[in-house]
RNA sequence: AGAUAGAGGUUGCAUUUUUUAUCAGUAUGAUGCCGGAUGUACAGGAGCAGUGGAUGGCAUCAGAAAGGAAAAGGUGCCGAAAGGGUGUGAAGUUCCUGAUUUCGCAUUGCUUGGGCAUGGCGUGAAGAAUGCCAUGACUGUCAUACCGAAGGUGUGGAGAGCUGUUUU
Repeated sequence: AGAUAGAGGUUGCAUUUUUUAUCAGUAUGAUGCCGGAUGUACAGGAGCAGUGGAUGGCAUCAGAAAGGAAAAGGUGCCGAAAGGGUGUGAAGUUCCUGAUUUCGCAUUGCUUGGGCAUGGCGUGAAGAAUGCCAUGACUGUCAUACCGAAGGUGUGGAGAGCUGUUUU
């Protein structure tokens, strides 16, 4: 230097199926009443709807879903994976242009060993969860110093790492 096989955790990572709660008595629909000129995604334009009553409000009846979550099971794995950058595709909505948001694909050794807690900013209906940043202890690993050893303590580093076997 190459090949191969493993470890970190029973809260390792990602994905998927089922059930359940939440979303929510919300959005929306129908009817009645009020009201009286606009409505149609954020802007502009066009079209469409509207005094045979728009947006909106109140009442009654009916009444979701997606995303996210928990539990159980399955699958693939240990840069698993996540985020940032770059490029690119698609979707939102009656259409076009612009803007913006979301989702996907490719690429980039730019960041992160791992999970957790706290705080801030963001996403979200949310006191759930989650993304990013910071701090903290815990944990695995290697180096190093000390303690006689096992092992422990302190300091430091990063997965391009660490351990086993093996080839040159």
Notes: A computed fold for a 168-nucleotide RNA from uncultured Schaedlerella sp., annotated as Lysine riboswitch aptamer. Taxonomically the source falls in Schaedlerella (Bacteria, Clostridia, Lachnospirales, Lachnospiraceae). Its mean pLDDT, the model's own confidence on a scale to 100, is 84.